[in-house]
RNA sequence: GGAGCCGGCCAGGCAAUCGCGGUCCUGCAUAGCGGGAUCGAGGAAAGUCCGAACUCCACAGGGCAGUGUGCCUCGUAACGCGAGGGAGGGGCGACCCUACGGAAAGUGCCACAGAAAAUACACCGCCUCCGCUCACGCGGCGGUAAGGGUGAAAAGGUGCGGUAAGAGCGCACCGCGUCACUGGCAACAGUGGCGGCACGGUAAACCCCACACGGAGCAAGGUCGAAUAGGGGAGCGCUCCCGAAAGGGAUCAAGGGCGGCCCGCCCGAUGCUUCCGGGUAGACCGCACGAUCGCUGGAGUGAUCCAGCGGCAAGAUGAAUGAUUGCCGCCUUCGCAACCGCGAAGGAACAGAAUUCGGCUUACGGUCGACUCCGCAC
Numbered sequence: 001g002g003a004g005c006c007g008g009c010c011a012g013g014c015a016a017u018c019g020c021g022g023u024c025c026u027g028c029a030u031a032g033c034g035g036g037a038u039c040g041a042g043g044a045a046a047g048u049c050c051g052a053a054c055u056c057c058a059c060a061g062g063g064c065a066g067u068g069u070g071c072c073u074c075g076u077a078a079c080g081c082g083a084g085g086g087a088g089g090g091g092c093g094a095c096c097c098u099a100c101g102g103a104a105a106g107u108g109c110c111a112c113a114g115a116a117a118a119u120a121c122a123c124c125g126c127c128u129c130c131g132c133u134c135a136c137g138c139g140g141c142g143g144u145a146a147g148g149g150u151g152a153a154a155a156g157g158u159g160c161g162g163u164a165a166g167a168g169c170g171c172a173c174c175g176c177g178u179c180a181c182u183g184g185c186a187a188c189a190g191u192g193g194c195g196g197c198a199c200g201g202u203a204a205a206c207c208c209c210a211c212a213c214g215g216a217g218c219a220a221g222g223u224c225g226a227a228u229a230g231g232g233g234a235g236c237g238c239u240c241c242c243g244a245a246a247g248g249g250a251u252c253a254a255g256g257g258c259g260g261c262c263c264g265c266c267c268g269a270u271g272c273u274u275c276c277g278g279g280u281a282g283a284c285c286g287c288a289c290g291a292u293c294g295c296u297g298g299a300g301u302g303a304u305c306c307a308g309c310g311g312c313a314a315g316a317u318g319a320a321u322g323a324u325u326g327c328c329g330c331c332u333u334c335g336c337a338a339c340c341g342c343g344a345a346g347g348a349a350c351a352g353a354a355u356u357c358g359g360c361u362u363a364c365g366g367u368c369g370a371c372u373c374c375g376c377a378c
Stems, first nucleotide, its partner, number of pairs: 001374004006369005012328007020040009042350001046361002049359005054217004061263004066213005071085005086100001087098004101208002106206002108202003123148002125144003129140004156174006175197001176195008221285004231276006239250004255267004292311008330347007
């Protein structure tokens, strides 16, 4: 100097003038018109992919089906998220990726090629024996899967011995299985013994196993006011006790509710279900004090947690948070300078809150730092 890889920060600042929304104070005054102070859109507000808080169903269970996750340990309110580790894989490396439980419970699939794709019947070939031939060689019974071929994958791999030729047939090492010990909380790793050793791969195929899971959502939900037609039709149903009655109690029918189904539970005795038709388009709450933010100290490899002190930082509702001007800052180019720098021109990405929070994913400009590799110089 170049190329990479990992992480942090910022997302312009100040002032003036005018214009908006919230909160507080205040003047005139009679529901209007002002004045002052203060605050006012992100790091992703996006996607709506996960998890919750909160609200209602509803007082809450058991099972089946279904959905989701899937190495270990920890963190968290929780998660499909984060941290640290293990295994496998990629990269020269810094580093990165993983949909990472089970194929000896069962079923399915592995195109084409190939003899054959898993109880895998041997295409070429090799060998013993028999027959034929002058010879080359051909044919048959039997043995074989080491060599060749096909393929992503073909009866564990390499080597030695052995054999008629071969083969874990035997041996050594590796691989695989199993047992013990050591280290580690664990996933696992190492060492040693034993075993010739099961018939491959695939579960982001069905499936098995472990764990988790009510539903709907701020257009949730609630208060006030107003208005209409106390409208019309159909079906089911109306038990008992106390009481003079009103009313109370018990058990329930029809019916309804509880994500799908079953059990179970709850509501329900002049009520329930359903169809047609009509009215309500208003105001307020929910609405920002939170699993909250900052600083300091401590524990921990870390995510994070604990303690102390301090802070309150948008709340609109057809939807505010803006416009103009000037200066400064940042970046690029050019000219001058060659110590600092000066002048001119240009540029500045992705993108707007709507109940809130923890994550993930996607879009994107600038800057800082650590590390790796390559080249050059000293």